[in-house]
Context: one part of a larger RNA
């Protein structure tokens, strides 16, 4: 001093923590969607207009999946592996990438193509899957035009610090629309370059367990040429060439852990720890593997391959809770299958607005810390009862009763919140532009009828657990008789036990004592 348990007890709030064992298995919910202001359909209503009519044409709304975009690489879990450039701190990329965002310049010209949803055909139990037909787009491909952009070459006569900067020549590379508005246009998005912030990849010094009853270690091994690969150096990979490298300053092997700010104890030096909160690694059934992506080798993506589980018509399918609740199980042990998107935070979206088990709260638990309550004056015949006694008395003990109060908490009743900033509309004004600033008008609170408030009741509902031989603060009396027991340590008990059980009496702390564990 605790993420603690376990006994006995147990009124209130108010912040916080709550599977430390089986990275063990998981019913069932839900947890990452969204965008009709990209495209085109399927169904249902509804509406114009043409027609004699069957219809047919075009508009709006809902609904559904499809195509495409942007996200699902964040947010959330959890510590299994790792001893590592894993972390940590300090450098350094002349060897590097970066969507969405900010600023600055400049572009959006003219063309083709495929599909998916449909439609009909057909195989399967299902899960799904094949051919045929057709049509769209910010899908998809030529073509044009472009920079200070890429790439190749030069000259390097220029600065520089290996591929940095600038020169010059050939050669490549773009792109899309949509929405309001009569309109001019605004506005949202696209495409190139340059820079900025933010985020990362990659070296390197330096620091931080154990075992020497682990002494030798190493073949892509160390170096180098050539080449591939990556965004990028590098034996990363691969030919070929050389024989290197590391080690008592502890290689190599075993062994144990994520690391960190931090948290614990300590006068400090140090010890010990790494839950909760942060910030970094790692992982996502196990194992491998890439794909698509600006970003993954990708928890709620994809293939293979195991091993578990369900379904099946037996051919073949389907799952991954180490997300947030729950369940078995395992253990001393550790929680609801709540409410809400009202704040804040993300994602999409002009937006209105959807999603959001992130998060906001509620709820279980004395598991912690912190406050407050169980009442306050008063009140001696020192009352009865206890227990003790030398029988006189002494203790309990102002304790109780009785009287005067109060009214916290608690029951009632009544009012009742901050937490809400403002989205969006119109108006005026300002600035180059995102925008900004003033006026109006404006729907929203999960918690919550909580929190405060104020009236009314009424001592009424609220104490207990541990020690009293020394260490240690608190003693007597009875049983008990080396029994039954006690105990942290020395040690108590064998007929007066202050040490065992029980009472009384007394210390300690208190809604908690106490005991185990475990660190300083």
């Nucleotide at each position: 001093a605790c993420g603690a348990a376990c006994g006995c007890u147990g009124g209130c709030g108010g912040c916080g923590u709550g599977c430390c064992u089986a990275a063990u298995a998981c019913a069932u919910g839900c947890a990452a969607g969204u965008c009709g202001a990209g495209c085109g359909g399927g169904c249902g209503g509804g509406g114009u207009g043409g027609g004699a009519g069957a219809c047919c044409a075009c508009c709006g709304c809902g609904u559904c999946a499809g195509c495409g975009g942007c996200g699902g690489a964040c947010g959330g879990g959890u510590g299994a592996g790792g001893a590592a450039c894993a972390c940590g701190u300090g450098a350094g990329u002349g060897a590097c990438c970066u969507a969405g965002c900010u600023g600055g310049g400049g572009g959006c010209g003219g063309g083709g193509g495929a599909u998916a949803u449909c439609g009909g055909g057909c195989c399967g139990a299902a899960a799904g899957g094949c051919g045929c037909g057709g049509c769209a787009a910010u899908c998809c491909c030529g073509c044009a035009u472009a920079c200070g952009c890429c790439c190749u070459g030069g000259g390097u006569a220029g600065c520089g610090a290996c591929g940095g900067c600038g020169c010059c020549a050939g050669g490549g590379g773009a792109a899309a629309g949509c929405g309001c508005g009569g309109g001019a246009g605004c506005g949202c998005a696209c495409c190139c370059c340059c820079a900025g912030g933010g985020g990362g990849g990659c070296u390197c010094g330096c620091g931080g367990c154990c075992c020497a009853u682990u002494a030798g270690c190493u073949a892509g091994u160390u170096g180098g040429g050539g080449g591939g690969g990556u965004a990028a150096g590098g034996g990363c990979c691969u030919c070929c060439c050389a024989a290197g490298g590391c080690g008592a300053c502890g290689a190599u092997g075993g062994g144990u852990a994520g690391c960190c700010g931090g948290c614990c104890u300590g006068a400090g030096a140090g010890g010990g720890u790494g839950g909760a909160c942060g910030g970094c690694c790692a992982c996502a059934c196990u194992g491998g593997g890439a794909c698509u992506g600006a970003g993954a080798c990708a928890c709620g993506g994809c293939c293979c391959a195991g091993a578990c589980u369900c379904c099946u018509a037996c051919g073949g399918g389907a799952g991954g809770c180490a997300g947030c609740a729950g369940u078995a199980g395992g253990g001393a042990a550790u929680c609801u299958u709540c409410c809400a998107c009202a704040a804040u935070g993300g994602g999409c979206g002009c937006a209105a607005g959807c999603c959001u088990g992130a998060u906001g709260g509620a709820g279980c638990a004395a598991c912690g810390c912190c406050g407050c309550g169980u009442g306050a004056g008063u009140g001696a015949a020192g009352a009865c009862g206890g227990c003790c006694u030398u029988c006189g008395g002494g203790u309990u003990g102002u304790a109780a009763a009785g009287c005067u109060c109060u009214g916290u908490c608690g029951g009632u009743g009544c009012g009742g919140a901050c937490g809400a900033g403002g989205a969006c509309c119109c108006g005026c004004g300002g600035g180059g532009g995102g925008c900004c600033g003033c006026g109006g008008g404006g729907g929203g609170g999960c918690c919550g009828g909580u929190a405060c408030g104020c009236g009314c009741c009424g001592a009424g509902g609220a104490a207990g657990c541990c020690c009293c031989u020394g260490c240690a603060a608190a003693c007597u009396a009875c049983g008990u008789g080396c029994c039954a027991g006690c105990a942290g340590c020395c040690g108590c008990g064998g007929u007066a036990a202050g040490a065992c059980g029980u009472a009384g009496g007394g210390g300690g702390c208190g809604a908690g004592c106490g005991u185990u564990g475990u660190c300083c």